The part of an RNA shown here (large-subunit ribosomal RNA, domain IV) has 327 nucleotides and comes from Saitozyma podzolica. The RNAcentral record of the full RNA draws on Rfam.

Context: one part of a larger RNA
RNA sequence: UACUAUAUAAGGAACUCGGCAAACUGCAUCCGUACACUCGAUAAGAAGGAUGACCAUAGUUUAUUAACUAUGGUGGCACAUAAUCGGGAGGCAUGACUGUUUACCAAAAACACAGGCAUCUGCUAUAUUUAAUUAUGUUGUAUAGGUGCUGAAUCUUGUCCGAUGUCAUGAGUAUAACACUGGAAUGGUAACCCUUUUCUAGUGGAACCUCUGAUCAAUGACAGUCUUAACUAUAAGGAUUCUAAGGUAGCGAAAAUUCCUUGGCCGUUAAAUGCGGUCCUGCAUGAAUAGAGUAACAAUGCCUCUGCUGUCUCAUAUAGUAUCUCA
Numbered sequence: 001u002a003c004u005a006u007a008u009a010a011g012g013a014a015c016u017c018g019g020c021a022a023a024c025u026g027c028a029u030c031c032g033u034a035c036a037c038u039c040g041a042u043a044a045g046a047a048g049g050a051u052g053a054c055c056a057u058a059g060u061u062u063a064u065u066a067a068c069u070a071u072g073g074u075g076g077c078a079c080a081u082a083a084u085c086g087g088g089a090g091g092c093a094u095g096a097c098u099g100u101u102u103a104c105c106a107a108a109a110a111c112a113c114a115g116g117c118a119u120c121u122g123c124u125a126u127a128u129u130u131a132a133u134u135a136u137g138u139u140g141u142a143u144a145g146g147u148g149c150u151g152a153a154u155c156u157u158g159u160c161c162g163a164u165g166u167c168a169u170g171a172g173u174a175u176a177a178c179a180c181u182g183g184a185a186u187g188g189u190a191a192c193c194c195u196u197u198u199c200u201a202g203u204g205g206a207a208c209c210u211c212u213g214a215u216c217a218a219u220g221a222c223a224g225u226c227u228u229a230a231c232u233a234u235a236a237g238g239a240u241u242c243u244a245a246g247g248u249a250g251c252g253a254a255a256a257u258u259c260c261u262u263g264g265c266c267g268u269u270a271a272a273u274g275c276g277g278u279c280c281u282g283c284a285u286g287a288a289u290a291g292a293g294u295a296a297c298a299a300u301g302c303c304u305c306u307g308c309u310g311u312c313u314c315a316u317a318u319a320g321u322a323u324c325u326c327a
Base pairs, nucleotide, nucleotide: 001322002321003320004319005318006317007316008315010313011312014311019308027052028051029050030049031048036042038152053074054073055072056071057070058069059068060067075079087306088305089304090303091302092301093300094298095297099111100110115150116149117148118147119146120145121144127136128135154292155291156290158222159221160220163219164218165215166214167213168212170211171210172209178204179203180202181201182200183199184198185197187195188194223241224240225239226238227237250285251282263279264278265277266276267275268274
C1' cells in the first nucleotide's frame, strides 16, 4: 500500500448513472391486518403490535417423553442470548401466469405457453424422410393430424378486393411433348404398290397467360384544398379534386412510437431534462404485424416514501493475509 473482516461521535443517500455494496428485518405463539380483485387456501407472513430465560407451587392434557395455563419468585449488559434466518409500502411500464434461452460477456420486455383464428388433409390422408424400398405420422381417423399468425381470462377487433397472393367457374388465346393427315427427297424393287430415314405444310393438343367471380385473424392500404355560427377563436355544416377505400372504437408528448421539445397545465421537491395525472398541435398511434384496460406473478425497467446504514460529509481504529528486510 492492497485485500478480507470488525467497530465508529454527529448527520442519515448529502454518495452515485442508479441505495451498487453494506446495514436494518429475520424464529415461534398470540393479537391484528388496507386498497384492489378473475371472489380464490387471492392480496397476506400485507402493514402493525405484544410475549419468550430460569426456579417453586397448583392445575390442564397425553399411552409416554413432552407440551401448555395460572400465581409467586431469581439472575444477567443482553433470555428467538450461538448458528440458521423475509426490510417494508405506494405509483407506472412491459410480459397474464409456472416454465425456456445465448455451456464461457446478454435471463430479458426475447422464446414457449393454455386459449383464439385461418388454412390444408377422407386415410395407401395432408406433412416429413430416401436415389429407391422403407419409416414417422399411427396401431391415430376431422372432438384427428400438418402448417401459419396471435398469445390466459375480460371488453372488442372498424373501412378497402384497385395492386400482389390464394381459391373457384366457364370462356378466350398461344404453344411444348405427342398424335393424325398431305407432299418432297432418300432406300428397297425390273416396275408399281409398299416402306425406313430425313425435310416440309396443315390439323388436333395441358398447365401457364388474359377475362370473370370470391377472399384481408391473406401480403397489404386506410387523402388533399377552399369556405362557414350575432367579439375573437373554433368549425357541427357546405363546396370541390382524387381514390379500391379514406383511420372507426380506443389509446396518445407514448407506454419501447413526439423531430421541433426541457410542449402547455396540475401534483411531487427549497430547487425536478425525472416520475405520476391531464390536454391533443399523433414530424411518423390504432385494432390477432392485434387495440384497450386489468387481479395474481417477475433475480425485468422507471419514480417516490418509510426504516436502515461508513455509499457519503470525512475519515479513523483494530485483527488477519499478501507485498518488503533479517534470521

Record summary: It matches the Rfam family "Bacterial large subunit ribosomal RNA". The prediction has a mean pLDDT of 80.